Predicted 3D model of a 151-nucleotide RNA (FMN riboswitch aptamer (RFN element)) from Salidesulfovibrio brasiliensis JCM 12178. It matches the Rfam family "FMN riboswitch aptamer (RFN element)". From the family's description: The RFN element is a highly conserved domain that is found frequently in the 5'-untranslated regions of prokaryotic mRNAs that encode for flavin mononucleotide (FMN) biosynthesis and transport proteins. This element is a metabolite-dependent riboswitch that directly binds FMN in the absence of proteins. In Bacillus subtilis, the riboswitch most likely controls gene expression by causing premature transcription termination within the 5' untranslated region of the ribDEAHT operon and precluding access to the ribosome-binding site of ypaA mRNA.The FMN riboswitch structure, reported in present an FMN-bound six-stem junction, adopts a butterfly-like scaffold, stapled together by opposingly directed but nearly identically folded peripheral domains. Its family is annotated with FMN binding in the Gene Ontology. The coordinates come from a structure-prediction model, not an experiment, and the mean pLDDT is 78.

RNA sequence: UCUUAUUCUCAGGGCGGGGUGAAAUUCCCCACCGGCGGUAUCCCGGCGCGUCCGGGGAGCCCGCGAGCGCUUCUCCCGUCGGGGGAGAGGGUCAGCAGACCCGGUGAGAUGCCGGGGCCGACGGUAACAGUCCGGAUGGAAGAGGAUAAGC
Numbered sequence: 001u002c003u004u005a006u007u008c009u010c011a012g013g014g015c016g017g018g019g020u021g022a023a024a025u026u027c028c029c030c031a032c033c034g035g036c037g038g039u040a041u042c043c044c045g046g047c048g049c050g051u052c053c054g055g056g057g058a059g060c061c062c063g064c065g066a067g068c069g070c071u072u073c074u075c076c077c078g079u080c081g082g083g084g085g086a087g088a089g090g091g092u093c094a095g096c097a098g099a100c101c102c103g104g105u106g107a108g109a110u111g112c113c114g115g116g117g118c119c120g121a122c123g124g125u126a127a128c129a130g131u132c133c134g135g136a137u138g139g140a141a142g143a144g145g146a147u148a149a150g151c
Base pairs, nucleotide, nucleotide: 002150003149004148005147006146007145008144009143010142016030017029018028019027031131032130033120034119035064036063037062038061042056043055044054045053046052047050059118060117067096068095069093070090071089072088073087074086075085076084077083100116101115102114103113104112122134123133124132
C1' cells in the first nucleotide's frame, strides 16, 4: 500500500425587492440555490522538472441516493363485485423522473472561456411551492478514521 471483517464519526443549499388580491415566501416581474461517485483540454501545490506526483474541478455527459409509484406481509374499513386506509419490509422494476444549446480555443470539450437557455419528489396551505411547514432528532449515495487478520 492492498484485501477481508468488525466498528466509529460525518454526510443539502435557497424568497431579498416589487405587483395583483379578501387571502400567495405558492400566481406575475426581478432575484436566490445546486447531494454522492465517475469522466477532464481547466485551476492550485510539490519536487525527483517528468508530459511526473498530490489536491480541487459538470444541477442539465454516465451512474447512484432520499421521496412517490410498484411490490410482499400484517392489521383495519367496506362491497354482489371492483375497492379504500394504516404499519412494516424489498430496492428486483425504473413508471413519476428531471433538465443544454450556440460561438471560441484545441488533437480531443454537452466539462474550460463567452453568450443565451432549461430542470427540480410526496403531503400540507385562506391561492398553484426547488426556496415555507411536515414525515425527518428519520433514511442514504458515499467520505474519512480506528481495530483485527491476511498477502